[in-house]
Context: one part of a larger RNA
RNA sequence: GAACGAACGUUGGCGGCGUGCUUAAUACAUGCAAGUCGAACGAGAAAGCACCUUCGGGUGUGAGUACAGUGGCAGACGGGUGAGUAAUACAUAGGUAACCUGCCCUUAAGUGGGGGAUAACCUUCCGAAAGGAGGGCUAAUACCGCAUAAGACCACAGCUACACAUGUAGCUGGGGUAAAAGAUGGCCUCUACUUGUAAGCUAUCACUUAAGGAUGGGCUUAUGCACCAUUAGCUAGUUGGUAAGGUAACGGCUUACCAAGGCUACGAUGGUUAGCUGAUCUGAGAGGUUGAUCAGCCACACUGGAACUGAGACACGGUCCAGACUCCUACGGGAGGCAGCAGUAGGGAAUAUUGCGCAAUGGAGGAAACUCUGACGCAGCGACGCCGCGUGAGCGAUGAAGGUUUUCGGAUCGUAAAGCUCUGUCGGGAGGGAAGAAAAACGGUAUGGCUAAUAUCCAUGCCGCUUGACGGUACCUCCAGAGGAAGCACCGGCUAACUACGUGCCAGCAGCCGCGGUAAUACGUAGGGUGCUAACGUUGUUC
Numbered sequence: 001g002a003a004c005g006a007a008c009g010u011u012g013g014c015g016g017c018g019u020g021c022u023u024a025a026u027a028c029a030u031g032c033a034a035g036u037c038g039a040a041c042g043a044g045a046a047a048g049c050a051c052c053u054u055c056g057g058g059u060g061u062g063a064g065u066a067c068a069g070u071g072g073c074a075g076a077c078g079g080g081u082g083a084g085u086a087a088u089a090c091a092u093a094g095g096u097a098a099c100c101u102g103c104c105c106u107u108a109a110g111u112g113g114g115g116g117a118u119a120a121c122c123u124u125c126c127g128a129a130a131g132g133a134g135g136g137c138u139a140a141u142a143c144c145g146c147a148u149a150a151g152a153c154c155a156c157a158g159c160u161a162c163a164c165a166u167g168u169a170g171c172u173g174g175g176g177u178a179a180a181a182g183a184u185g186g187c188c189u190c191u192a193c194u195u196g197u198a199a200g201c202u203a204u205c206a207c208u209u210a211a212g213g214a215u216g217g218g219c220u221u222a223u224g225c226a227c228c229a230u231u232a233g234c235u236a237g238u239u240g241g242u243a244a245g246g247u248a249a250c251g252g253c254u255u256a257c258c259a260a261g262g263c264u265a266c267g268a269u270g271g272u273u274a275g276c277u278g279a280u281c282u283g284a285g286a287g288g289u290u291g292a293u294c295a296g297c298c299a300c301a302c303u304g305g306a307a308c309u310g311a312g313a314c315a316c317g318g319u320c321c322a323g324a325c326u327c328c329u330a331c332g333g334g335a336g337g338c339a340g341c342a343g344u345a346g347g348g349a350a351u352a353u354u355g356c357g358c359a360a361u362g363g364a365g366g367a368a369a370c371u372c373u374g375a376c377g378c379a380g381c382g383a384c385g386c387c388g389c390g391u392g393a394g395c396g397a398u399g400a401a402g403g404u405u406u407u408c409g410g411a412u413c414g415u416a417a418a419g420c421u422c423u424g425u426c427g428g429g430a431g432g433g434a435a436g437a438a439a440a441a442c443g444g445u446a447u448g449g450c451u452a453a454u455a456u457c458c459a460u461g462c463c464g465c466u467u468g469a470c471g472g473u474a475c476c477u478c479c480a481g482a483g484g485a486a487g488c489a490c491c492g493g494c495u496a497a498c499u500a501c502g503u504g505c506c507a508g509c510a511g512c513c514g515c516g517g518u519a520a521u522a523c524g525u526a527g528g529g530u531g532c533u534a535a536c537g538u539u540g541u542u543c
Base pairs, nucleotide, nucleotide: 001543002542003541004540006539007538008537009536010535013389014388015387016386017385018384019382020381021347026345027344028343030342031341032340035073036072037071040070041069048061049060050059051058052057080300081299082298090224091223092222093221094220095219096218099217100216104213105212106211107210108209109208110207112146114144115143121136122135123134124133125132126131152177153176154175156173157172158171159170160169161168162167182205183204184203185202186201187200191198192197193196226272227271228270233263234262235261238260239259240258241257242256243255244254245253275297276296277295278294279290281288282287302323303322304321305320306319325336326335327334328333353379355378356377357376361375362373363372364371365370392422393421394420395419402413403412404411405410426484428479429478430477431476432475436470442464443463444462445461446460447459448458449457487532488531489530490529491528492513493512494511498527499526500525501524502523508515509514
């Protein structure tokens, strides 16, 4: 000199864009943060209102609505934190002939015919509660057999190509194994009754099998990646083999047996510290430092352990077990997990609102309307940072008054003020007033496709209708009016800027040298000056 997620002191007008618990991965009151689908399924209220009434009630509507339940998909994403981890991490470049991949896209082949349950509900009972047990009824895209098998998988036989360490890919043959589910809309060409409907046809969505793609992952190899040798030896599933098991998959991953190996001064083992990277800061660079915000990866979710479901978890707002802590209890037993967004206590030098909205972008579910979304978009608070603007401009010498100083002549503050003439940024008042919105859906219409079909549906185009939290905000115009808006540090040298008074090695200053013991440009105050400016200094840290 530059920089900062800074803090402290003094001061403080406005705006834009960013940014804000670096400490206790401490404990958490309260609210919200993951749901959705009635076009999968069975069931199904009440209040209110209207009418009737024998005044007990009943009927209709509310409404096939709400709350629940079965089922599907999503809760493995998004969001948080950095405790652990010095390598099962990360970065870069490869390999996988050792692997998986829901939803999505493309292609091919299918979707036949049956069965038995169960929740909800009703009922009996146990319990303080949380909750649980028994009996009875019922549905499905829930569950289970059977049929079929283009192709897939398994073992066998044969052939071809590639690779060569096991092998991989393809073709042929006979044998074995394994599927499925419907829903909604429309129609009458065929069939049935012949009105129109369905067991029929058709469109869309869904379902099953297989192949390919895309995306996302798993595993693995090499190299790189902190300090200590005042850590020198470490290791028995340890190193390798055979066999078996296990996994999506290779493998001591696991087990049995056999061998005695494996790592190490090119630093093993041990200890300490630490999430890694793109990047950040600095520097001419080389290098050094850091790893906040943003982006990629990893790890964790009160502590430790475990599996279940699932395409995917060993799962932050799921389950089970153990532990610590908090809460409820009828003492028998139960409930909980903010390192999600706000917020509270505590710790600390120190870090914000228990805000608005799903309008946009993105995500989940749904055919869609839509619902949910503390992701996100916005607003609030903080000079925490960067940037921009303002606090007025011109003229104005009796060089006013006053302050300070003086050699008493003057000098200086100083064109500074007053005064005159203007301007109108910001702030104040009034009026107007956005972009961010693209759509989807619905209505109309045109073309093309599916089709028996001029129906419906799908695709594309055009027209109409509709949607804004921010926000009456930004911005524009008008009105009045210099009014409401300047401080902080320093002035001995380094280092730009000097005098007076007070003090008298005292009080004090100080980054270094050093100043102060009676004329202190170094302490304190005043006047003046210098520097920066909505900031200025100090402290801390890095280069």
This is a predicted structure of a 543-nucleotide part of an RNA (small-subunit ribosomal RNA, 5' domain) from a Pseudobdellovibrionaceae bacterium. The source organism's lineage runs through Bacteria, Pseudomonadati, Bdellovibrionota, Bdellovibrionia and Pseudobdellovibrionaceae.